[in-house]
RNA sequence: AGAGUUUGAUCCUAGCUCAGGAUGAACGCUGGCGGCGUGGAUAAGGCAUGCAAGUCGAACGGAACACACUGCGAUUACAUCAAGAUGUGUUUAGUGGCAGACGAGGUAGUAACACGUAGGUACGUCCCCUCAAGUCAGGGAUAACUAGCCGAAAGGUUAGCUAAUACUUGAUAGACCCUCCGGGGUAAAGAUUUAUCGCUUGAGGACCGGCCUGCGCAGUAUCAGCUAGUUGGUGAGGUAAUGGCUCACCAAGGCUAUGACGCUUAGGGGCGCUGAGAGGCGGACCCCCACCGAUGGAACUGAGAUACGGUCCAUACACCUACGGGUGGCUGCAGUCGAGAAUCUUCCACAAUGGACGAAAGUCUGAUGGAGCGACGCCGCGUGGUUGAAGAAGUCCUUCGGGAUGUAAAAACCUUUUACAAGGGAGGAAAUUUUGACUGUACCUUGUGAAUAAGGGGUUGCUAAACUCGUGCCAGCAGCAGCGGUAAUACGAGUGCCCCGAGCGUUAUCCGGAAUUAUUGGGCGUAAAGGGUGUGUAGGCGGUCGUGUUAGUCCUCCGUUAAAUCUCUCGGCUCAACCGAGAACCAGCGGGGGAGACGGCACGACUCGAGGGUAUGAGAGGUGCAUGGAACUCACAGUGUAGGGGUGAAAUCCGUUGAUAUUGUGGGGAACACCAAAUGCGAAGGCAGUGCACUGGCAUACUUCUGACGCUGAGACACGAAAGCGUGGGUCGCGAAUGGGAUUAGAUACCCCAGUAGUCCACGCCCUAAACGAUGCUCGCUGGCUUUUCGGAGAAUCGACCCUCCGGGAGGCGAAGCUAACGCGUUAAGCGAGCCGCCUGGGUAGUACGGCCGCAAGGCUAAAACUCAAAGGAAUAGACGGGGACUCGCACAAGCGGUGGAUCAUGUGGCUUAAUUCGUCGGUAAGCGAAAAACCUUACCAGGGCUAGAAAUCUGCACGAAAUCCCCAGGAAACUGGGGACCUCGCAAGACGGGCAGACAGGUGAUGCAUGGCCGUCGUCAGCUCGUGGUUUGAACUGUUCCCUUAAGUGGGGUAACGAGCGCAACCCUCGUCGUGUGUUACAAGUGUCACACGAGACUGCCCCCGCACGGGUACCGAAACUGUAAAGUUUGGGUGUCGGUGCGGGGGAGGAAGGCGAGGAUGACGCCAGGUCCGCAUGUCCCUCUGAUGCCCUGGGCUGCACACGUGAUACAAUCGGUCGGGACAGUGGGGCGCAAUGACGCGAGUCGGAGCAAACCCCCAAACCCACCGCCAGUUCGGAUUGCAGUCUGCAACUCGACUGCAUGAAGCCGGAAUCGCUAGUAAUCGCAGAUCAGCACGCUGCGGUGAAUACGUUCUCGAGUCUUGUACUCACCGCCCGUCAACUCAAGGGAGCUGGGAGUACCCGACGUCAUCGUUUAUCGGUGAUUACGGUAAGCUCAGUAACAGGGAGUAAGUCGUAACAAGGCACGGGUAGCGGAAGCUGUUCGUG
Repeated sequence: AGAGUUUGAUCCUAGCUCAGGAUGAACGCUGGCGGCGUGGAUAAGGCAUGCAAGUCGAACGGAACACACUGCGAUUACAUCAAGAUGUGUUUAGUGGCAGACGAGGUAGUAACACGUAGGUACGUCCCCUCAAGUCAGGGAUAACUAGCCGAAAGGUUAGCUAAUACUUGAUAGACCCUCCGGGGUAAAGAUUUAUCGCUUGAGGACCGGCCUGCGCAGUAUCAGCUAGUUGGUGAGGUAAUGGCUCACCAAGGCUAUGACGCUUAGGGGCGCUGAGAGGCGGACCCCCACCGAUGGAACUGAGAUACGGUCCAUACACCUACGGGUGGCUGCAGUCGAGAAUCUUCCACAAUGGACGAAAGUCUGAUGGAGCGACGCCGCGUGGUUGAAGAAGUCCUUCGGGAUGUAAAAACCUUUUACAAGGGAGGAAAUUUUGACUGUACCUUGUGAAUAAGGGGUUGCUAAACUCGUGCCAGCAGCAGCGGUAAUACGAGUGCCCCGAGCGUUAUCCGGAAUUAUUGGGCGUAAAGGGUGUGUAGGCGGUCGUGUUAGUCCUCCGUUAAAUCUCUCGGCUCAACCGAGAACCAGCGGGGGAGACGGCACGACUCGAGGGUAUGAGAGGUGCAUGGAACUCACAGUGUAGGGGUGAAAUCCGUUGAUAUUGUGGGGAACACCAAAUGCGAAGGCAGUGCACUGGCAUACUUCUGACGCUGAGACACGAAAGCGUGGGUCGCGAAUGGGAUUAGAUACCCCAGUAGUCCACGCCCUAAACGAUGCUCGCUGGCUUUUCGGAGAAUCGACCCUCCGGGAGGCGAAGCUAACGCGUUAAGCGAGCCGCCUGGGUAGUACGGCCGCAAGGCUAAAACUCAAAGGAAUAGACGGGGACUCGCACAAGCGGUGGAUCAUGUGGCUUAAUUCGUCGGUAAGCGAAAAACCUUACCAGGGCUAGAAAUCUGCACGAAAUCCCCAGGAAACUGGGGACCUCGCAAGACGGGCAGACAGGUGAUGCAUGGCCGUCGUCAGCUCGUGGUUUGAACUGUUCCCUUAAGUGGGGUAACGAGCGCAACCCUCGUCGUGUGUUACAAGUGUCACACGAGACUGCCCCCGCACGGGUACCGAAACUGUAAAGUUUGGGUGUCGGUGCGGGGGAGGAAGGCGAGGAUGACGCCAGGUCCGCAUGUCCCUCUGAUGCCCUGGGCUGCACACGUGAUACAAUCGGUCGGGACAGUGGGGCGCAAUGACGCGAGUCGGAGCAAACCCCCAAACCCACCGCCAGUUCGGAUUGCAGUCUGCAACUCGACUGCAUGAAGCCGGAAUCGCUAGUAAUCGCAGAUCAGCACGCUGCGGUGAAUACGUUCUCGAGUCUUGUACUCACCGCCCGUCAACUCAAGGGAGCUGGGAGUACCCGACGUCAUCGUUUAUCGGUGAUUACGGUAAGCUCAGUAACAGGGAGUAAGUCGUAACAAGGCACGGGUAGCGGAAGCUGUUCGUG
């Protein structure tokens, strides 16, 4: 410090997400030690048990015990005993004093003088300190105790006795209190035995508090008005004290947009976390303050409380009970239940620090000091160290070679932190002695022995780290993007690796990153965002000069900002965490002093801002009244006759009762052609015939007046298109709704015929628009050019125009600059200033609820839940368009012949079947794979067989006939069983052969969406790219666009491009002409046909004309700059004409066999279609195979099956034809040895017999159409030949299923083919035959060959396809795209909702405990009554917040539902905003506005 994610890619905007740090945490896995911290965040829910506040006998009377002494007495006496007295000591139930208001806990309430900070004073202050004064004399009670009584208990009651530092009276008094200044009033306590501690009064201090004030202090305006003790005054009461604190009276005030009041939430601060900071978030532990103590209320005592471990009352809960009544308050320390994701021991000690009491010893102290539990956090240490292989084993991977784990282990040597054991042993103690819970702790020494100690998460990118297997959109992962549909580095596992390490991850929350609320530090033309426009209030900001002042501002000093924390330095625990000491910091508030620039205030002055005046001017500015012509429509009348109207085409409609057309007259309403324009005016909406009246604003000139009077503007007010609403008019045309006619699958539309509201007027509402320049207003500054409008000046002119300049407006293009780009650019979106409005991801939604406004329609204000990882802007390359321009193609047109109808052949679909094997499916499948299915082929079916296999390689074992041949049996065959014959080669090793066993074979099984190769297609279309350079933020562009030209990105020219590559062309083959050579055949030879090879030839060559481009010369005419006194000269550039040059193209001609690419072939760019093929071949993976196979063999069947549909063909339908007999001609490509076969013979014929010749320019196979002649004469025929019967031929083991051919007989459909559709531009179409491959046989198919041999092309409007440029785009899986709404299904959240339930805060009224206050009474008491006040409770009507709900409506989401097609292209009716009506739905229509 950034990164991922919108796109095909790019830039921008914008959201989401991640990497960091933190926590009183929790959860998962794991867990060795120590130090220091920290630990009930939820139920301020309920609590068993123990402890947490006592102390003082030096305040008091008792009681008990002990001791001493005394001692009436008992006793004869000593001794002893005993009641008692006295004294001492110990203990302490009670009285009394002090402390229980601190300490400890919690954060419920509180938005407040609660807190923080800085100040103030109308106050109090136990204990403590200082000073001064005093401490005299009395009195009556009461607990304890004793006795009686009640009660289960808690406790109570009656009578009697007693003390005090308890209570009380009197005296004295002061620097005390009151005061009318005369005076009046008010105190004390002793203990003890010698020194103190006390007590009272006053003054002061210290400490701690009370009260008051300035400033700071959460969200919400969908809370806008609140307030009756309310605000103030006077008087009184009350308090420690001010004060409406309380009361009486008087006045009517007080607060509020600088946010009152209300609601929600919340203890505040020091500080903590984070951050560069500014900030944001938090308020655990520690410290300060506040508040609370089951809930609500109340007072008492006291220095202090309205009192956590005090009292009273009420309420709820819990417990005890003898049912009468009582008791209780862990938000103290432990502990328990509950709820919860979740938070500890019913420990030790007062040794230290501190607190209460005490004179003290001391007692008490769950404060505190410690220990325990929890990896909850921070910090530290360890789990060993050294050596140890080109590297064990195991495991994983592998290209099988190896690599990794890995010096890791083992092994050897060493060490002992830690652990365990033993011994020693501080400090914390102040204080001479005594005193240690922790604790035999820290620490030290010794011993034992590597011994006791490693995991978690991750491994697609962000983000460090990858391989294998399993799974197969399943299971699952996931923070975001996203992985998973058979090759997953993303799931699960293993191995490796990465990160951290006694921890590691996850979850939750906060800050950061986020400049994503922007003060620092953002924006608003199109991304979210300028208010529809103005006037103007508050507010904010404000020209020039001067004087005074100083609450702003600046400087300095003082005070304060507790400590702790943070930072720095030093120091103490072995280090660190932790702890200590010192230093330091910003900022705030208060006070003192100073400055006077800026700002404020006050005063004075100025004129440039602003305004006024005078003069002139332009204008669709506004309101009212009047008026004009054209058009339209209606009525009447005339002329006139059959149509008119309307549309893509029609129809509805009008018209013989006379329309349309035309003429005249009259009526009516609405709008104003030309002028007219990028014009003008207005704040905006908006404003258009003409005249008049009234009226607003603006500009220019003069520089005359005022003297900052200014700018902006939240609220407020006014205006505000169209539609719409109300009332009353008006209504020609147009025209939502509606009716009808068309169109259509439908057509609630587009088109047509009608037509109501409305459109118009007056008055009153509504208040919204794409109310747009999608651009708020004002001021200043910053190069220009040009157009237009209004006014003025100069010069000129008779005057005007022109010209130059100044000011105001409206446009275009553009410097700088800005911008994401597009673009803006003195009319800024530039550079600055002031003020206002608005934005903060998309959807939900400008919606719900609430409020305000409205007659209504509705408007204004304006959310959330939920959901998505985007939604967007601009520009780029493509693709597409029922966008445009240009160009090409047998694409259309012009022609010729076909297909589609018939029969047959063949292929396909479908159907059938045991099987009808499989693949191929628009073009680019369908006479295709298949250049040959009777068996074979063959992959399919039925049945019969084989199981290491029919064929391959290797190993092991035994063998030397198991093999092979023959015979027999079974069988359809394969094969099985039996018998016989045979007994390999080699010296051996072994070879060979089969058998057994094992590795393995085999598969036309799957996947062409895992692949290679090959192929089809666009398309033989002219395109597709690269390097360097340039432009751009970038994708990208340029080049490749443009002009001319070409079959061509072919060539030329121009040009920020210059070159290059793959394509085009050419090089290759065939044909056409010629030459040479060689050879063959004919032939006697020469000649020469023919064949082959090589070569020539055409191309850019020659001549004429025309066009375009480039550059040059020359003649004429303008312009600019420079020089020059002038004349003029020089340079640059422009236009017109002419001359010739170069290049390209077009037309014509010569020569030539061939002429403008001579004809044909081969050749197929980058790529597209996940196109085709795993069944040609190859190949990854998967599957089948010792259980009876998807392998292999065999027989038979099938691939030929037939209601039907389609494709490709053959033959025809006839007479330009056909037939037949006869005669006559003329080819070329090819093939031939298991072959082609002549002459000849036989057969009607297929063919047979036979065999000359031929490894071929030699032999064989070899034409038909055509010509001549004859017949047929328009018919289902002498056309046509299907079908069928019989008889045959040939091939072949075998023609039944299922071959071809022949003869005789039979003689079907068919008379030229609907919609539609195909081929072809010349030796082509059409027509005629021939050959070959395959092949035993089988061609109407295919591939070739030659013969005969046409017609037509005006042209590019249309159809299809293609190319280039351009335009729009919401498409990029690219229009077979994208996408909208209803309906149907399921899920979710929120709002409404008849109601129902609960909470909260109040109001009114009723009741009214305890207590306090007031008052009355008497039996003067801890008394009773009354009144006031009040908690709880009750009643009533509302308010508010939640929960729940029948039902109805919308919203969101959901691989493959229904209906349509609204939008994106001119989206097929341009779209959109407002409004109104209508419609299943998107939507349609009217009206006005925008261009997006």
Molecule: small-subunit ribosomal RNA
Organism: Minisyncoccia bacterium